[in-house]
RNA sequence: UCCAACCUUCAGGGCAAAGUGAAACAGUAAAAACUGUUAAUUCUUGACCGGUGGUAAUUACUGAUUGUGAAAUAUGCAGUACAGUAUUAGUCCACGAACCUUUAGAGAGGCCGAAUGAGUGAGAAUCUCGUACCGACAGUAUAGUCUGGAUGAAAGAAGUGUAAG
Numbered sequence: 001u002c003c004a005a006c007c008u009u010c011a012g013g014g015c016a017a018a019g020u021g022a023a024a025c026a027g028u029a030a031a032a033a034c035u036g037u038u039a040a041u042u043c044u045u046g047a048c049c050g051g052u053g054g055u056a057a058u059u060a061c062u063g064a065u066u067g068u069g070a071a072a073u074a075u076g077c078a079g080u081a082c083a084g085u086a087u088u089a090g091u092c093c094a095c096g097a098a099c100c101u102u103u104a105g106a107g108a109g110g111c112c113g114a115a116u117g118a119g120u121g122a123g124a125a126u127c128u129c130g131u132a133c134c135g136a137c138a139g140u141a142u143a144g145u146c147u148g149g150a151u152g153a154a155a156g157a158a159g160u161g162u163a164a165g
Stems, first nucleotide, its partner, number of pairs: 002165001007159004015046001017045003023038006047145002049135002051095004059086005064080005090133002099110004115131005137148003
């Protein structure tokens, strides 16, 4: 100096829109029913949102290198299928949460959504443009956006830190 354990802190965003009117309440009525008021972030239309790690043709910086320029060096300018660091994926790979089974509990097992077209180019699942699509459970007028479990848990991030090596 590197670095396990342990410990500390942190670790999710999004309709104050328009329409309709289930239901409740009130009035009228013998009743059916009619009228009115309240009334969906759930319905319809429109709007809006995107956890963690990885990958990476963006981009930025640094270096290397080539050209230009010059007497020469440096600076500057332009470039490079070059190197390093940082760095834009909801729908590419994996993970967490939720949910289901099991357990006294810890834990274990299961389940776990959604994309294409065009452009540029040697090369595109991540770039640019277009058009689509996806989103646990419980409550409630049918919920990715409200309320709740949750002042929870957690993928992980940052820091602290020492044993052995």
Molecule: FMN riboswitch aptamer (RFN element)
Organism: [Clostridium] fimetarium